[in-house]
RNA sequence: GCGCGUUUAGCUCAGCGGUAGAGCACUCGCCUCACACGCGAGGAGUCGUAGGUUCAAACCCUACAACGCGCACCA
Numbered sequence: 001g002c003g004c005g006u007u008u009a010g011c012u013c014a015g016c017g018g019u020a021g022a023g024c025a026c027u028c029g030c031c032u033c034a035c036a037c038g039c040g041a042g043g044a045g046u047c048g049u050a051g052g053u054u055c056a057a058a059c060c061c062u063a064c065a066a067c068g069c070g071c072a073c074c075a
Stems, first nucleotide, its partner, number of pairs: 001071007010024004018055001026042005048064005
């Protein structure tokens, strides 16, 4: 340099045009002498960034960025 993949909640991930979700973690309550487990409730998101297409974009298209893999180049 070229190609491919990934980017969504604190972490790990699902969702692939029509109201953004799960598990774990966190907070509060119940339970307990207390803790753990368990049960109930709750908070937490510019969906990597910027454009474009569309009535409507996390999802489609383009560029860029970060990370990973492969190939090429290299004195």

Predicted 3D model of a 75-nucleotide RNA (transfer RNA) from a Chthoniobacteraceae bacterium. Its mean pLDDT, the model's own confidence on a scale to 100, is 84. Rfam family: tRNA. Gene Ontology term of the family: triplet codon-amino acid adaptor activity. The family's RNA type in Rfam is transfer RNA. The sequence was found in a public genome assembly.